[in-house]
Context: one part of a larger RNA
Parts: sequence; structure tokens; C1' cells
RNA sequence: GACGAACGCUGGCGGCGUGCCUAACACAUGCAAGUCGAGCGGUCCUUAUGCGGGUGGCUUGCCACCUGUAUAAGGAUAGCGGCGCACGGGUGAGUAACACGUGGGCAACCUAUCCAGAAGACCGGGAUAACAGUUCGAAAGGGCUGCUAAUACCGGAUACCAUACGUAGUUGCAUAACUAUGUAUUGAAACGGGUUUACUGCUUCUGGCUGGGCCCGCGUCCCAUUAGCUAGUUGGUAGGGUAACGGCCUACCAAGGCGACGAUGGGUAGCUGGUCUGAGAGGAUGGACAGCCACACUGGGACUGAGACACGGCCCAGACUCCUACGGGAGGCAGCAGUGGGGAAUCUUGCGCAAUGGGGGGAACCCUGACGCAGCGACGCCGCGUGAGUGAAGAAAGCCUUCGGGUUGUAAAGCUCUGUCAGAGGGGAAGAUAAUGACGGUACCCUCAGAGGAAGCCCCGGCUAACUACGUGCCAGCAGCCGCGGUAAGACGUAGGGGGCGAGCGUUGUCC
Repeated sequence: GACGAACGCUGGCGGCGUGCCUAACACAUGCAAGUCGAGCGGUCCUUAUGCGGGUGGCUUGCCACCUGUAUAAGGAUAGCGGCGCACGGGUGAGUAACACGUGGGCAACCUAUCCAGAAGACCGGGAUAACAGUUCGAAAGGGCUGCUAAUACCGGAUACCAUACGUAGUUGCAUAACUAUGUAUUGAAACGGGUUUACUGCUUCUGGCUGGGCCCGCGUCCCAUUAGCUAGUUGGUAGGGUAACGGCCUACCAAGGCGACGAUGGGUAGCUGGUCUGAGAGGAUGGACAGCCACACUGGGACUGAGACACGGCCCAGACUCCUACGGGAGGCAGCAGUGGGGAAUCUUGCGCAAUGGGGGGAACCCUGACGCAGCGACGCCGCGUGAGUGAAGAAAGCCUUCGGGUUGUAAAGCUCUGUCAGAGGGGAAGAUAAUGACGGUACCCUCAGAGGAAGCCCCGGCUAACUACGUGCCAGCAGCCGCGGUAAGACGUAGGGGGCGAGCGUUGUCC
């Protein structure tokens, strides 16, 4: 000097930041991922109209009400279906590793949605949820029977193109690429939705954007009181697997591979941009913010998908907690708040989607504890205030005194003013505009009253700025080092005075 600090004393206001460093301990409660009815069939509600039935009134064919049914329009949505849920948010356990950083490579790859372009959408089919009936169960949740739809699912045809193989040619050092051609195979929401217009959606291919996957060089802590390590181990052949290279996996063959330039083992640790310190070199560090990685009660596994081996998905095992009718079930805050516990120590179970961004939707709009705000904490940085001028009889009082006086001290009082902040009253934004403001009646502006409501903490032997008196008497105590205290202590305690900093001041811890 610095800090995500803590502790002691003290504490007026504002702005901007920041706040579980410990138990990756356990979690009550609420919320944190939905959306689309312009994909689909139902169901319900409202309105209108047509038809039928009933009741009432009566002008006897009209009105009113109720009800059933059909159609149309509007609304709602449990289910099927689509997209999203792999983003965003959290944490740092593990990891000494191609994890990260940096520079290259992929002739070994993928890329839904989005953007651009080209071509296309032919013919058929069978189900199933919802629903109805029935049945089992305390529940969670199922079973059986029957019905139905689709942009759900399946079969066939076609193929610019794609894939595999063959032939020919061109290019290339080459595995190969391209062009032409042949054979084989596979691929379309059977043009769907839409006020039938605009539009939107679907399939195949090509290119692009973006995002990822993989490989390599170099760099990245401590211990040699860890010296040898290795059997899929090292390489080859063949096959499998993957989007893709590869012992990634399998069979066979060979016997290799790594290591004092530190293998192997052990310990510790997320890495970086940065941050702190320092003249620099360096040392230390990785909280907030940003990039990458890893993890999601513990361990394992795959499914779906463009993408996961998936925080608020699934299955199995385990520990724990909860419900139970004892047969069986349910759960996962390292999301935002909040609770217990641990700890020296770390916040509200707040408001809002107005802005920015994200998901769905054609849109309206819905969702969004991301985010924007507010709240709490002097935790940090910054700004402001606690008044200004004048005022000597140098008042009173305190302290000291050589008893003359000195000092606190222009300090106070008094007088003359001012009005920041806080308070009261009035007005009142930008942020967002076509409209919509949580913040917020906030910021800001005006007026009012009134010096009123706002100063402490540490130190005074030397280092180190600031001295006397009394008390105490190696006691009580102080102390960062040297050292003070045993009867005049500038070092202990108190007082007066002084020094330093100031809404803070000291102490402790850690780093340079």
C1' cells in the first nucleotide's frame, strides 16, 4: 500500500459498487420454462339463426320464457402434435489434464432453427390419446373393451441431387478431389394451415452465417525422504464403432512404449483476461465482471434429439428425508428469496416485465427470481454536511504555577448573517414511445421555518508528530521492536494540555 474481510469504540446524508472466503452440509414454503386453437379431434361457455318439444299470455297464430338439436361466429383448454426445455441462472467438488492459454492443422468432421439459391411435394394404409364403458389401488398410478383426428405414424412410386461401387478423363507428392457415365440403395407434412389474397409451413440439394467436435507444437505448482513405470500396454493387419481420425473397441501378429530434459507415485489446485504490490525485474493472487472447463444428493447407464449422456428429464444402485390403509409410493435450492447448522463473518421468503435480452406464436400476446429496480449492511470508493463573520472585560470554570501569572482561548457567551444536508408544503422528468414506467410522486425545481437535528477514534519514551500534574510503588499494569514499573514514572491509571486522522478511527488476519 491492498482486502469479498472480521473485531472494539463511534456513527449525519447521498451516489456508485459490493456482500457464505466456513459445511459441493441438510433443507419447510413460494416462485425460477414454457408456448402455439393459424397442426388435430373432442369437451365446455356465450351470441345469432333454423327446426322440434314444453309452460305461460292471449288478439288463435303471434309474443315471452325454458329445453333439445343443427349450423355459424367468438372465447376457453384436459389430450394428441410442433418448437423450446442442451440457452439463460448457480457452484468450484473433481481435474496437474490438450483442462486452460497461445499458435497451427482437419485431404478425418457435424451444424436443427436462421439467411440466400435451385428443384419438388404423386399413390395409398393402419393405428392411438382424448372420450365412453368397465375394473384394480389408500394413494401414486394403472389394466381391459370400444370409438376418432392430424403438420402424429407407416408402405409404395419418382429423383435435379445425395450415398456406395465400377469405368474413363483432369488436377494433386499423396490417402484424394472434380467432371462424364453405368449399376444399386435411400430420402417428400400425399400442398398442410390461413379471413383462400398476402403469407406461412414441408422435402431434397448447394452455398453462407453462427456454434461446436477432433489432432498437434509450446507454456502452466510442490515432493527424488516417490526411480523405475506399462499388458490394450507400443506398433501392425483385418473388422467393428463414430458426424469424424484413432487401441476408441475386438480378433490375430510382432515386442514394443515411457523415464534424471524427472516417467510412475504422492500432495495441492479449476485455467485465463486480469487483480494487488513493486522504480522495474519479480512476487502474490484468480472474490466481483468477461472467456473457457467441470459438476448438479452419491455412483453408474443410456433414451430422445441438430445438439445432452441432460441442475428444476428417464432408468438402476446407494445414503438420507417424507407419505402410507404396510401392499406400496414421493423427493433432490452448487436457480431467486428464505430456514436450520457450521463459523470471526456475509442481505429481502420485496416490486416489475416499463427497458435490454431470451423461448413460443403470423400476430395480439403469454412466459422469463435472466434482467431492470427497490430493501438491508460505513463492507469499499467518492462527494457533502455538522455552520460563516465579528467578538478581549482575554468572562466564568478546569488544569498548571516560581502565586507574579500561564494555558484551554476567538474558543465560549454576545452581535450580525447564511441555508448545504435532514424536516414540512407545492410542482415534477428523461429513461419510450403509435401506446405501455416497476423504479416513483423518485431524481430535479420552487417555497417555508430555523444554528437549530448531525463527532468521534487512536496516540503523545525512542523509532514517530505530540508534556505536565496526581495516583500507584517490579504491585496494578503497558509493550510492534528497544524496553517501562522496586516513592518525585513525559512509557502503568486518571486529569488538563497537545499531536494525527475524521464519519470514521484503531486492532487482528493475509499478500506484496